This is a predicted structure of a 357-nucleotide RNA (Bacterial RNase P class A) from Ferriphaselus amnicola.
Lineage of the source: Bacteria > Pseudomonadati > Betaproteobacteria > Gallionellaceae > Ferriphaselus.
[in-house]
RNA sequence: GAAGCUGGCUAGACAGUCGCUGCGAGCCUUGUGCUCGGAGAGGAAAGUCCGGGCUCCACAGAGCAGAAUGCCGGUUAAUGGCCGGACGCCGUGAGGCGAUGGAAAGUGCAACAGAGAAUAGACCGCCGAUGAGCUGAUUUCGGUCAGAGACAGGUAAGGGUGAAACGGUGGGGUAAGAGCCCACCGCGCUGCCGGUAACGGGAGUGGCACGGUAAACCCCAUUCGGAGCAAGAUCAAAUAGGCUGACUAUGACGUUGCUCGCGUCGUCAGCGGGUAGAUUGCUUGAGCGUCAGGUAACGAAACGCCUAGAGGAAUGACUGUCCACGACAGAACCCGGCUUAUCGGCCAGCUUCACCU
Numbered sequence: 001g002a003a004g005c006u007g008g009c010u011a012g013a014c015a016g017u018c019g020c021u022g023c024g025a026g027c028c029u030u031g032u033g034c035u036c037g038g039a040g041a042g043g044a045a046a047g048u049c050c051g052g053g054c055u056c057c058a059c060a061g062a063g064c065a066g067a068a069u070g071c072c073g074g075u076u077a078a079u080g081g082c083c084g085g086a087c088g089c090c091g092u093g094a095g096g097c098g099a100u101g102g103a104a105a106g107u108g109c110a111a112c113a114g115a116g117a118a119u120a121g122a123c124c125g126c127c128g129a130u131g132a133g134c135u136g137a138u139u140u141c142g143g144u145c146a147g148a149g150a151c152a153g154g155u156a157a158g159g160g161u162g163a164a165a166c167g168g169u170g171g172g173g174u175a176a177g178a179g180c181c182c183a184c185c186g187c188g189c190u191g192c193c194g195g196u197a198a199c200g201g202g203a204g205u206g207g208c209a210c211g212g213u214a215a216a217c218c219c220c221a222u223u224c225g226g227a228g229c230a231a232g233a234u235c236a237a238a239u240a241g242g243c244u245g246a247c248u249a250u251g252a253c254g255u256u257g258c259u260c261g262c263g264u265c266g267u268c269a270g271c272g273g274g275u276a277g278a279u280u281g282c283u284u285g286a287g288c289g290u291c292a293g294g295u296a297a298c299g300a301a302a303c304g305c306c307u308a309g310a311g312g313a314a315u316g317a318c319u320g321u322c323c324a325c326g327a328c329a330g331a332a333c334c335c336g337g338c339u340u341a342u343c344g345g346c347c348a349g350c351u352u353c354a355c356c357u
Stems, first nucleotide, its partner, number of pairs: 001353010012322007020040002023037005028031001042328001046339002049337005054228004066224005071085005086100001087098004101219002106217002108213002123159002125155003130152002134147005167185006186208001187206004192201003232280004242271006251265005287305004293298001323326001
């Protein structure tokens, strides 16, 4: 210098004018008031995919069903998140990716191609030792030897099919071959050593069994009650409606012509529920910063800081100057994550290559 990897920060700037929503102070005419001051969207506020707080409901205990998760250790309020580690794959590398428990509990599945797809198989090929036949040589006429073919047969090295072909490579061996034998690798089993563990290393042993697939059913282990701020709580109107008491009242009307009884009608007081509406929940919180500790995620004590709170829903508009000309996008109870969208700019650490000293 070029090309990269990982992590983090930022998200047009400044000034002025006019608005909008809370808060604080002051003033009065106490109001839907005025004046002044100060605050006012994000890294994702988004998707609502996980985990919790909070609230109400339910709940003796246990199990089934269902769902989610799934290497090991840690972190946390908790998680399916995060951090560290192991193993596998990819990359020259910095690094990246991985639902990564169980296939000797059982059931199932494997299209097409191919000879054969799981107690497998022979299309091409190789061999044809052995057996039979043929040809030739030889013969002591019993046979013996040689050759070609490839009939029986042997084989699974090589080719070919496939995502996958019943351990791999090399050597020996053989008619040709084959764990048939041997070495190494892989795999299984049994000790040993290291590690908290996942796992790793090494020794012995077995001649190779136990192919693949569990984001197929399934088995094993762990976790999970439901609904959500339109949760919930408080106050509480009326020419609405309920209950109780007193009075009017020896009342009126209805019920049967009359009496009694019963019902309805008025006024006042009290009580309880509760619609509209209002208030609250509501933003000081598992908060942020510094910082002991810890490889890290995280994080003790102490000190410091304050950061929207609406309710059809504020956070805007205009003007001027400048630049690199500005992306995705807008809170609605709160918080921790994940995922997705995003014009650009900046910083730190590291890697590879080339060159110079």